[in-house]
């Protein structure tokens, strides 16, 4: 890095250090010197994992994760509003991401 599947509205901090931009991109909304991001504790439990009375429990191991649904959107359809159309709103679908397992 391809490839298959499977998930993707649940969970997670009154902690220390750091010192400015973060949310990966577009429009947008947001978080942020009451300290964001990040490190580094500490926690959660998605998938492998482990126990089981089969309902569930576990966090010791491998991943992964701790603002907002993948934070909302893009692309296609539908309904309702309006109707020439642009647009809004809702919902369905893809596509794209993201984990995690397998496999070349």
């Nucleotide at each position: 890095u391809g490839c298959u599947u499977a998930u993707c509205c649940a969970g997670a901090g009154u902690g220390a250090c750091c010192g400015a931009g973060g949310g990966u991109c577009u429009g947008g909304c947001c978080c942020g010197a009451u300290g964001a991001c990040g490190u580094c504790c500490g926690g959660c439990a998605a998938c492998c994992c482990c126990c089981u009375u089969a309902g569930g429990g576990g966090a010791a191991g491998g991943u992964g994760c701790c603002a907002a649904u993948u934070c909302c959107u893009g692309c296609a359809g539908a309904a309702u509003g309006a109707c020439u159309a642009a647009c809004a709103u809702u919902c369905u679908g893809a596509a794209a991401g993201a984990u995690a397992a397998g496999u070349c």
The prediction has a mean pLDDT of 82. A computed fold for a 104-nucleotide RNA from Desulfitobacterium metallireducens, annotated as SAM riboswitch aptamer (S box leader). The same sequence occurs in records of 2 taxa. Rfam family: SAM riboswitch aptamer (S box leader). Rfam links the family to the GO term regulation of gene expression. Lineage of the source: Bacteria > Bacillati > Bacillota > Desulfitobacteriaceae > Desulfitobacterium. The RNAcentral record of the sequence draws on Rfam and Ribocentre.